[in-house]
RNA sequence: UGAAAAUAUAGCCAAACCUGUCGUGAGGCAGGGACGGAAAGCCACGGGACAUAGAUGUCAGCCGGGUUGCCUUA
Numbered sequence: 001u002g003a004a005a006a007u008a009u010a011g012c013c014a015a016a017c018c019u020g021u022c023g024u025g026a027g028g029c030a031g032g033g034a035c036g037g038a039a040a041g042c043c044a045c046g047g048g049a050c051a052u053a054g055a056u057g058u059c060a061g062c063c064g065g066g067u068u069g070c071c072u073u074a
Stems, first nucleotide, its partner, number of pairs: 012037002017032006035061001041067003045064003048059004
């Protein structure tokens, strides 16, 4: 310096639910709130689930994949 990975310290994110708001809807955003998370950061590429009369959309905290980053002990 790089990679991997138990523990610890200091921190981080934030489910359900409630309120407001946008959307036909799945859902999104903001505030409250913590079930949990070691990438629960980002990406809709593959599968999957959901919505839509359909076209087409939604979900990254469903799985896989890609990519980026933080801490310091043995």
Molecule: c-di-GMP-I riboswitch aptamer
Organism: Pseudomonadota bacterium